A computed fold for a 346-nucleotide part of an RNA from an uncultured prokaryote, annotated as small-subunit ribosomal RNA, central domain. The RNAcentral record of the full RNA draws on ENA. Its mean pLDDT, the model's own confidence on a scale to 100, is 88.

Context: one part of a larger RNA
């Protein structure tokens, strides 16, 4: 390279949007580039394969054919592919109805708990642990009441529930903004998939200017355990977690399963429609769940939400350390991300 393959064995890109490219529905004519066939013309000899044939065999030489799978030309064929044409509607999309939810942005605002503060009531201990210390506390604490303030997160509902491309998303409500499914089957008529580069999004932690700070709490100090305890528990407690800009751009970013079509027995549940309906439910359409047939898989499993049958495009894999490290390029204020070896060894 063919070629095999990516849930756990290397190995699907964190996700989307997209450019180039790549592949692409149905019925007609219509061209002949792809493709078939048939003629010519070249494919130098030498070298190859065969057949004969010369040296006493043989290397080795003669000599004939073959082969040269390829290039150009030239006449036809026209299923398939392609160009160019007209048309369809069932892929796509648009409309109109009807509905969904923790989809997102920004604002108002609620109640419970926490801490704080200030008054009241009381007094001698709290708190904390396997058991204690530190720690607070007669300058009156814990506790219990009333008022105030402050900053985070919203108890029940809650559910293999729901939405989101993913990360994610949860009091209530208000505007704003976008999705999605379902029926009509009105409109366009192939407008589609997928998608290297590229660009947007991107949990935590972290960095930047300004704010803010009640609980939580890396670091750090103290009490403790302990042979020792730079830990595991305990008092404390900055950063930090919130907030608005800007960065960063990675995670066991997981379903450790890329997208997208199509087809291939059943049963049970749930979430949102639609139709019927004897009011029990039944079809049926998108979702989300458990069991299972064939099938698949080393097997554990998986099985209409496949890891089954294919098609199409992209991404990655090719022994184990060295190593996601070295160098050098690109990005980051920085921490570092990204791309990515080799000697050597087994």
């Nucleotide at each position: 390279u063919u070629g095999g393959g990516u849930u756990u064995a290397a190995a699907g890109g964190g996700u989307c949007c997209g450019u180039a490219g790549g592949c692409g529905g149905g019925c007609a004519a219509u061209u002949a580039a792809g493709u078939c066939a048939g003629g010519g013309g070249u494919g130098a000899a030498a070298g190859u394969u065969u057949g004969c044939g010369g040296c006493u065999c043989a290397a080795c030489c003669g000599u004939a054919a073959a082969a040269u799978u390829g290039c150009c030309u030239u006449u036809g064929a026209u299923a398939c592919u392609g160009g160019a044409u007209u048309u369809c509607u069932u892929g796509a999309a648009u409309u109109a109805g009807u509905g969904u939810g923790a989809a997102g942005u920004g604002g108002u605002u609620a109640g419970a708990a926490u801490g704080u503060g200030u008054a009241g009531u009381g007094u001698a201990g709290c708190g904390g642990u396997g058991a204690a210390a530190u720690g607070c506390a007669u300058a009156g604490a814990u506790a219990u009441u009333a008022c105030a303030c402050a900053g985070a997160a919203u108890a029940c509902c809650a559910a293999u529930u729901g939405c989101g491309a993913a990360g994610g998303c949860a009091g209530a409500u208000c505007a704003c903004u976008a999705a999605c499914a379902c029926u009509a089957u009105a409109u366009u008529g192939a407008c589609g998939c997928u998608g290297a580069g590229g660009g947007a999004c991107g949990a935590a932690a972290g960095c930047g200017u300004g704010g803010g700070g009640a609980g939580c709490g890396a670091a750090c100090a103290g009490g403790a355990u302990u042979a020792g305890a730079u830990a595991c528990c305990c008092u404390g407690g900055u950063a930090g977690u919130c907030c608005a800009c800007g960065c960063c751009g990675u995670a066991a970013a997981c379903g450790a399963u890329g997208g997208a079509u199509a087809c291939u027995a059943g049963c049970u549940g749930u979430u949102c429609g639609a139709u019927c309906u004897u009011c029990g439910g039944a079809u049926u359409g998108a979702g989300u769940g458990g069991c299972u047939a064939a099938g698949c898989g080393a097997a554990a499993g998986u099985g209409a939400u496949a890891a089954g049958u294919a098609u199409c495009c992209c991404a990655c894999c090719u022994g184990g350390g060295g190593a996601g490290u070295a160098c050098g390029u690109u990005c980051g204020c920085a921490a570092g991300a990204a791309u990515g070896a080799a000697a050597c060894u087994c």